Transfer RNA from Hymenobacter aranciens, 72 nucleotides, folded computationally.
Rfam family: tRNA.
The organism belongs to Hymenobacter, within Bacteria.
The sequence is in RNAcentral, with records from ENA.
RNA sequence: UAAACUGUAGCUCAAUGGAAGAGCGCCACCUUGCCAAGGUGGAGGUUGCCAGUUCGAGCCUGGCCAGUUUAC
Numbered sequence: 001u002a003a004a005c006u007g008u009a010g011c012u013c014a015a016u017g018g019a020a021g022a023g024c025g026c027c028a029c030c031u032u033g034c035c036a037a038g039g040u041g042g043a044g045g046u047u048g049c050c051a052g053u054u055c056g057a058g059c060c061u062g063g064c065c066a067g068u069u070u071a072c
Base pairs, nucleotide, nucleotide: 001071002070003069004068005067006066007065010024011023012022013021018055026042027041028040029039030038048064049063050062051061052060
């Protein structure tokens, strides 16, 4: 310098263009003599950034940023 891939909750990851979910973690309560385990509920997201297409974008298009890999 070029190419490919990735970027979503605290972490690991889902989500046919119809508008955000799970597991673990966190908080409260129940259960127990206590802890652990178990059960119920809850909080937590401008989907990396900026534009574009569309009635509608996490998803499609362009640019930028970051990371990984490969090539030189």
Source information:
Its mean pLDDT, the model's own confidence on a scale to 100, is 81.